[in-house]
RNA sequence: UCAGAAAGCCGGAUGGCUGCUGUGCCGCAAGGCAUAGAGGAAAGUCCGGGCUUCACGGAAACACGGUGCCGGCUAACGGCCGGGCGGCGCAAGCCGACGGACAGUGCAACAGAAAACAAACCGCCGAUGGCCUCGCAAGAGGAUCAGGUAAGGGCGAAACGGUGGGGUAAGAGCCCACCGCGGACCUGGCAACAGGGACGGCACGGCAAACCCCACCGGAAGCAAGACCAAAUAGGGGCCACAUAUGGGAUGUUUCCAACCCGUGGCCCGGGUAGGUUGCUUGAGGUGGCCGGCAACGGCCAUCCCAGAGGAAUAGUCAUCCCCCGUUUCGGCGGGGACAGAACCCGGCUUACAGGCUCUCUGGCGUU
RNA sequence: GAUCGCUUAGCUCAGCCGGUAGAGCAACUGACUUUUAAUCAGUAGGUCGAGAGUUCGAAUCUCUCAGCGAUCACCA
Numbered sequence: 001u002c003a004g005a006a007a008g009c010c011g012g013a014u015g016g017c018u019g020c021u022g023u024g025c026c027g028c029a030a031g032g033c034a035u036a037g038a039g040g041a042a043a044g045u046c047c048g049g050g051c052u053u054c055a056c057g058g059a060a061a062c063a064c065g066g067u068g069c070c071g072g073c074u075a076a077c078g079g080c081c082g083g084g085c086g087g088c089g090c091a092a093g094c095c096g097a098c099g100g101a102c103a104g105u106g107c108a109a110c111a112g113a114a115a116a117c118a119a120a121c122c123g124c125c126g127a128u129g130g131c132c133u134c135g136c137a138a139g140a141g142g143a144u145c146a147g148g149u150a151a152g153g154g155c156g157a158a159a160c161g162g163u164g165g166g167g168u169a170a171g172a173g174c175c176c177a178c179c180g181c182g183g184a185c186c187u188g189g190c191a192a193c194a195g196g197g198a199c200g201g202c203a204c205g206g207c208a209a210a211c212c213c214c215a216c217c218g219g220a221a222g223c224a225a226g227a228c229c230a231a232a233u234a235g236g237g238g239c240c241a242c243a244u245a246u247g248g249g250a251u252g253u254u255u256c257c258a259a260c261c262c263g264u265g266g267c268c269c270g271g272g273u274a275g276g277u278u279g280c281u282u283g284a285g286g287u288g289g290c291c292g293g294c295a296a297c298g299g300c301c302a303u304c305c306c307a308g309a310g311g312a313a314u315a316g317u318c319a320u321c322c323c324c325c326g327u328u329u330c331g332g333c334g335g336g337g338a339c340a341g342a343a344c345c346c347g348g349c350u351u352a353c354a355g356g357c358u359c360u361c362u363g364g365c366g367u368u
Numbered sequence: 369g370a371u372c373g374c375u376u377a378g379c380u381c382a383g384c385c386g387g388u389a390g391a392g393c394a395a396c397u398g399a400c401u402u403u404u405a406a407u408c409a410g411u412a413g414g415u416c417g418a419g420a421g422u423u424c425g426a427a428u429c430u431c432u433c434a435g436c437g438a439u440c441a442c443c444a
Base pairs, nucleotide, nucleotide: 001364002363003362004361005360007358008357009356010355012321013320014319015318016317017316018315020037021036022035023034024033025032026031039339043350044349046348047347048346049345050344051222052221053220054219064218065217066216067215068214069083070082071081072080073079084098085096086095087094088093099213100212104211105210106207107206121153122152123149124148125147128146129145131142132141133140134139161179162178163177164176165175166174180202181200182199185196186195187194188193226278227277228276229275236269237268238267239266240265241264242263247262248261249260285304286303287302288301289300290299291298292297322337323336324335325334326333327332369440370439371438372437373436374435375434378393379392380391381390387424395411396410397409398408399407417433418432419431420430421429
């Protein structure tokens, strides 16, 4: 200097004027003064917890749902940290739903001869049995009927270990070497796993984000949860007073008969709607320092209080400066400043985000 | 705010324990008719809301995102 990798941070600044919301003080009131006022994601609501109500004697099992290499961290997690294995990259580094396919059930379209306890279409062979020719015979030659063969071709996402050599009629783990695979053993490691020498002679293909098996976790719902106070009207209950039939109501309509029900006023009680109060923000909290740990994180000390609305405030404008874009007669002029807006609160994940800054590391080139 | 569901042809819907997507109406062409409608015969039309992943293979299974809809305060 070019290209790249990783971690973290900022995401307009200052001031004036006019407003908005909460809280405190003053004021009879109108209002005045002081003070605080969005985020790294406040978002999606995808996980986990606190809190609350409901259910439940305790424990276990079944069903259902979730998670899934190992160890650690944490209140907990599907999160984070460290490690292992696999893949990508020259490297720094990045990515991975990464248990089990000899517990069982199932799936594999099309193509292809054959698709899961394999299978002869082309090819190769003709050892063995039979056939033909020659030969006295032994035998030789030919064709490929039976048959042998998974090395080659072809089909497919996938064809029942790979490469090389031996072997054979041609072939084949049939035999051998190396690699792969398998179950034991030894060594290292808490473990995942790694390394090692011998043995086996290939038997055991893929899919579990198919059912399933194994291990672990989970009671259900959510602040519109829930708690308290409590009008008017309607309806319910109780007591007292009055009335007690010649009245009213209903059984499709009208009449009669029978049976059933009941009214008015006053006072009191309980449920509960509107409405109000609460839950509501001091918390697994922020900042700084020291200590332990590779780290996630934990411990101790000091210090700070930092939105709490209830249809929803956190804004507008002017000036100066900063950054970007366009234009320029180089004085300036014009436009713009990402994604996005708390609603019970925390820990994560995921998604969106103009532009900029800091620090560390890797590779190439140049110079010394 | 919270909890659920849906998205397939122009419209309304099937297909969702994976194998290459259909039905009805509508559209277009032809026949019948003087013409139209109706009827009959035929044709075209789909990156299955978007992007990733699992798988040989995804409308279908999994994850993320987008759009739309419903329910809960709400009752005497």

Predicted 3D model of RNase P RNA and transfer RNA as a complex of 444 nucleotides.
Its mean pLDDT, the model's own confidence on a scale to 100, is 79.
It holds a member of the Rfam family "Bacterial RNase P class A". Rfam describes the family as follows. Ribonuclease P (RNase P) is a ubiquitous endoribonuclease, found in archaea, bacteria and eukarya as well as chloroplasts and mitochondria.